A computed fold for a 351-nucleotide part of an RNA from an uncultured Gammaproteobacteria bacterium, annotated as small-subunit ribosomal RNA, central domain. The full RNA is in RNAcentral, with records from ENA and SILVA.
[in-house]
Context: one part of a larger RNA
RNA sequence: CUGGGCGUAAAGCGCACGUAGGCGGAAAGUUAAGUCAGAUGUGAAAUCCCCGGGCUCAACCUGGGAAUGGCAUCUGAAACUGGCUAUCUAGAGUAUGGUAGAGGAAGGUGGAAUUUCAGGUGUAGCGGUGAAAUGCGUAGAUAUCUGAAGGAACACCAGUGGCGAAGGCGGCCUUUCUGGACCAAUACUGACGCUGAGGAGCGAAAGCGUGGGUAGCGAACAGGAUUAGAUACCCUGGUAGUCCACGCUGUAAACGAUGAGAACUAGCUGUUGGAAGGGUAAAACCUUAUAGUAGCGAAGCUACCGCGAUAAGUUCUCCGCCUGGGGAGUACGGCCGCAAGGUUAAAACUC
Numbered sequence: 001c002u003g004g005g006c007g008u009a010a011a012g013c014g015c016a017c018g019u020a021g022g023c024g025g026a027a028a029g030u031u032a033a034g035u036c037a038g039a040u041g042u043g044a045a046a047u048c049c050c051c052g053g054g055c056u057c058a059a060c061c062u063g064g065g066a067a068u069g070g071c072a073u074c075u076g077a078a079a080c081u082g083g084c085u086a087u088c089u090a091g092a093g094u095a096u097g098g099u100a101g102a103g104g105a106a107g108g109u110g111g112a113a114u115u116u117c118a119g120g121u122g123u124a125g126c127g128g129u130g131a132a133a134u135g136c137g138u139a140g141a142u143a144u145c146u147g148a149a150g151g152a153a154c155a156c157c158a159g160u161g162g163c164g165a166a167g168g169c170g171g172c173c174u175u176u177c178u179g180g181a182c183c184a185a186u187a188c189u190g191a192c193g194c195u196g197a198g199g200a201g202c203g204a205a206a207g208c209g210u211g212g213g214u215a216g217c218g219a220a221c222a223g224g225a226u227u228a229g230a231u232a233c234c235c236u237g238g239u240a241g242u243c244c245a246c247g248c249u250g251u252a253a254a255c256g257a258u259g260a261g262a263a264c265u266a267g268c269u270g271u272u273g274g275a276a277g278g279g280u281a282a283a284a285c286c287u288u289a290u291a292g293u294a295g296c297g298a299a300g301c302u303a304c305c306g307c308g309a310u311a312a313g314u315u316c317u318c319c320g321c322c323u324g325g326g327g328a329g330u331a332c333g334g335c336c337g338c339a340a341g342g343u344u345a346a347a348a349c350u351c
Base pairs, nucleotide, nucleotide: 003323004322005321006320007305012319014202015201017199021195022194023193025088026087028085029084030083031082033081034080035077036076037075038074039073040072041071042070049065050064051063052062053061054060091192092189093188094187095186096185097183098182099181103178104177105176106175107173108172109171110154115149116148117147118146119145120144121143125136126135162169163168207248208247209246210245211244212243216242217241221237222236223235224234259318260317261316262315263314264313267296268295269294270293271292272291273290275288276287277286278285300307301306324351325350326349333344334343335342336341
């Protein structure tokens, strides 16, 4: 430099934002950097190749030609790419009017339940299991009634429902702040776009630091069982933690195991959001285009399974990644971190 690939065989960064770079809509003029054509010069000789010649042939030597992927200069062409100029509206965006939503942050507030505490009633058990025991209980438990405290989570609604870039988000609030999406019609800007090495941001759970909080649950730990043993599964307790604030960590089967964007390519059946038309007293309902979200399925693709307009189909642009198994996502070094560790990332050896 190049090939083939990345749903499950090795392989899509966890996710978006964005710098450089790469790529980029329609029509016109201009330029001539890329591009194309011609000319000139150069591209040493030898070698290689072609046609000849000389050693008896050959190797070898030798004459001529071709070739020398190129480079430079000049002249010309103007379709395409690029530059410049002026223009357009189909991409992208802005404004106006609506709509749905567990999207985010802060604050407030509600009921059920568990636990504990106080009081009443009440008496011998309760609890737990496959069966038991540890445990709790005559200092009155469990049960039941009343009251109080406090923390955490929000039954039903609830849905192959919704929202979010992903992680994720669920009581209620006509409270405050705030992001995005969709729909309809017009007006406006005029390519402002796509991707994105580095970079910087977000990022479940667990974990860490400081300070709070602690009802339930519950690593560790203790005890009881089980067992040959039982550092487990089961039971009784129970500390970190789980919760809050601020800071760190930066990883997951972070999964659709499927990068982002754009265009095109049969149908059918649901469902969510708004819009238009029909229909109705109002609904229901029907149709159309549209933005999501599910189930089948033609063509096509695929090693199979399957995917199938939300593609794994047909194409284009850009990025990331793979290259036999083990050693190893390890060592060393760098960077990051308080640490735990993360990230980048080999080799010997071996099959």